[in-house]
Context: one part of a larger RNA
RNA sequence: GGCGUUCGGUGGAUGCCUUGGUACCAGGAGCCGAUGAAGGACGUGGUAGGCCGCGAUAGUCCUCGGGGAGUUGUCAAACGAGCUGUGAUCCGAGGGUGUCCGAAUGGGGAAACCCAGCACGAGUGAUGUCGUGUUACCACCAGCUGAAUGUAUAGGCUGUGUGGGGGGAACGUGGGGAAGUGAAACAUCUCAGUACCCAUAGGAAGAGAAAACAAUAGUGAUUCCGUGAGUAGUGGCGAGCGAAAGCGGAGGAGGCUAAACCAUGCGCAUGUGAUACCGGGUAGGGGUUGUGCGUGUGGGGUUGUGGGGUUCAUCUUCUUCCAUCUACCUGUGGAAGCGUGAGUCAGAAAACUGUGUGUUAGGUGAAGUGGCCUGGAAUGGUCUGCCGUAGACGGUGAGAGUCCGGUAGCUGAAAGCACAUGGUCUUGCGUGAUGUUCUCCCAAGUAGCAGCGGGCUCGUGGAAUCUGCUGUGAAUCUGCCGGGACCACCCGGUAAGCCUGAAUACUUCCUGGUGACCGAUAGCGGACUAGUACCGUGAGGGAAAGGUGAAAAGUACCCCGGGAGGGGAGUGAAAUAGUACCUGAAACCGGACGCUU
Numbered sequence: 001g002g003c004g005u006u007c008g009g010u011g012g013a014u015g016c017c018u019u020g021g022u023a024c025c026a027g028g029a030g031c032c033g034a035u036g037a038a039g040g041a042c043g044u045g046g047u048a049g050g051c052c053g054c055g056a057u058a059g060u061c062c063u064c065g066g067g068g069a070g071u072u073g074u075c076a077a078a079c080g081a082g083c084u085g086u087g088a089u090c091c092g093a094g095g096g097u098g099u100c101c102g103a104a105u106g107g108g109g110a111a112a113c114c115c116a117g118c119a120c121g122a123g124u125g126a127u128g129u130c131g132u133g134u135u136a137c138c139a140c141c142a143g144c145u146g147a148a149u150g151u152a153u154a155g156g157c158u159g160u161g162u163g164g165g166g167g168g169a170a171c172g173u174g175g176g177g178a179a180g181u182g183a184a185a186c187a188u189c190u191c192a193g194u195a196c197c198c199a200u201a202g203g204a205a206g207a208g209a210a211a212a213c214a215a216u217a218g219u220g221a222u223u224c225c226g227u228g229a230g231u232a233g234u235g236g237c238g239a240g241c242g243a244a245a246g247c248g249g250a251g252g253a254g255g256c257u258a259a260a261c262c263a264u265g266c267g268c269a270u271g272u273g274a275u276a277c278c279g280g281g282u283a284g285g286g287g288u289u290g291u292g293c294g295u296g297u298g299g300g301g302u303u304g305u306g307g308g309g310u311u312c313a314u315c316u317u318c319u320u321c322c323a324u325c326u327a328c329c330u331g332u333g334g335a336a337g338c339g340u341g342a343g344u345c346a347g348a349a350a351a352c353u354g355u356g357u358g359u360u361a362g363g364u365g366a367a368g369u370g371g372c373c374u375g376g377a378a379u380g381g382u383c384u385g386c387c388g389u390a391g392a393c394g395g396u397g398a399g400a401g402u403c404c405g406g407u408a409g410c411u412g413a414a415a416g417c418a419c420a421u422g423g424u425c426u427u428g429c430g431u432g433a434u435g436u437u438c439u440c441c442c443a444a445g446u447a448g449c450a451g452c453g454g455g456c457u458c459g460u461g462g463a464a465u466c467u468g469c470u471g472u473g474a475a476u477c478u479g480c481c482g483g484g485a486c487c488a489c490c491c492g493g494u495a496a497g498c499c500u501g502a503a504u505a506c507u508u509c510c511u512g513g514u515g516a517c518c519g520a521u522a523g524c525g526g527a528c529u530a531g532u533a534c535c536g537u538g539a540g541g542g543a544a545a546g547g548u549g550a551a552a553a554g555u556a557c558c559c560c561g562g563g564a565g566g567g568g569a570g571u572g573a574a575a576u577a578g579u580a581c582c583u584g585a586a587a588c589c590g591g592a593c594g595c596u597u
Base pairs, nucleotide, nucleotide: 001596002595003594004593005592006591007590008589009588015582016547017546020518021517022515023514024513025512026511027510028509029507030506031167032166039101040100041099042055043054044053046079047078049075050074051073052059061095062094063093064092065091066090070083071082072081106115107114108113116135117134118133119132120131121130122129137164138163139162140161141159142158143157144156145155171202172200173199174198175197176196182189186236212219213218223250224249225248226247227246233241234240254499255498256497257443261299262298263297264296265295266294267293268292269291270290274288276289277286278285279330280329281328282327283326284325304477306442307441308440309438312435313434314433315432318337319336320335321334322333323332324331338430339429340428341427342426343425351424352423353422354421355420356419357418358417359416360415362411363410364409368384369400370383371382372381373380385402386401387391393405394404395403448472449471450470451469452468453467454466458484479494480493481492482491483490534541535540554581557568558567559566560565
């Protein structure tokens, strides 16, 4: 030096564990913000710092509930000083305070800073100073002013006036809109109307009550799921893309305007005669009240066996009062009562109050701390009881129904919230039917057509339907649109106005639960001071790091040593469990012994 055996060191794999994650499910909630948000800066405790809480009333203030003996959050112990049965700390509900920055909004600004005006107040002999409030911009509304220019308009000003602005994980709608890729190259095509950007809304959004489908039979708004179906189609007929009707389910809900006509306000035009007009008839009376157009308001009206309006006729109607120039008849309108519906987040819009259920604190809650054995320790073994609407789970010195917290069951709210249901309240209706007349109305730069696009299964095709821009440009029910060029017949519908719950999508957040999910190089980047330390001018990138023991009982005292660290002694079941702490593999380093060179 090598090999072997063995004992150690180093190292931190493995095993076991879990405070943390992860996926999904159910329920709740689904917005916050000029009454100043989200997010921060700086402060705030008796004692330095981090986290959390709070805001100059600053580890908190007030009120109302719960609770019942300790308590002054945590890392993190100690000391000090307090509070507390006159009910503290703690938990819940409602209020108060809430510095400075931030949409940030009095002006400025290199965020958390600087400097103001005005009103009122404090203070000073006076000024300086201080406190409270107020002062951004935009839109709308109302009012006052007010040019060129007479009426006007533009503009300006004012307001106890109304709203907006910014943030937010996904889901929604709209406006823009790629490329890598596939086609085994590539250009039409595909990826894909995806990613991404912008705008904007809601708890959902969007869609939605047939100018729809269908086919000789019928359905009857929309949405979502299954099927139809990888079908019909489309496609350098390549790669690929890819419906609908129907059927089965979830859910179910329908409403309001425009116009004709009537009344009335305003503006313009017109009318001069008692003849127009004052709902109609008769009689009286009034005296421009008329007529036409435009516009506002109220009534009317809302449909496809077409509907409505207007004229007239017949039948019918809840009561009372008032008005309609006067009287009577008739008609119309209004108010009250009565009856009957609806409603507060659709169709107009508020509020108060009662009850119930749930929720935001809780309370109660059965039965061995029985014997013996092992052990440091009993929840283990054994013998023998008990409870169970409770044998879920967690903890406790080892596997605990009966030790503790709980669990099943029962029970509880002054106050807030949600839902349901009453009352007050608000609001609609209480005349409609049948026939008839007139041919009045039934959504216009619209439909249609042409050009160029887009979107539909449909890539220009024979290309309908839907839709954008440009140009052109109808009809009013004997009308118009659709049924895949187009025409006829037939069938379906009634465009060019609006609103609409549910079934559907999603989960930042709250509560509960589950797992042939992970178990510290895993699982979120993050089980620990984690979006921290650190890196970067910046956008941004982004770690490592868990485990003594049942309990600190964390080794008094002695000895060696400058110390570090050890040796005794002591604690403990164990110290080769000593805070460099469970187990403690390998690489690597050494001691002892054996063999060998």
The part of an RNA shown here (large-subunit ribosomal RNA, domain I) has 597 nucleotides and comes from Gordonia paraffinivorans.
The full RNA is in RNAcentral, with records from ENA.
NCBI's taxonomy places the organism under Bacteria, Bacillati, Actinomycetota, Mycobacteriales, Gordonia.
Rfam family: Bacterial large subunit ribosomal RNA.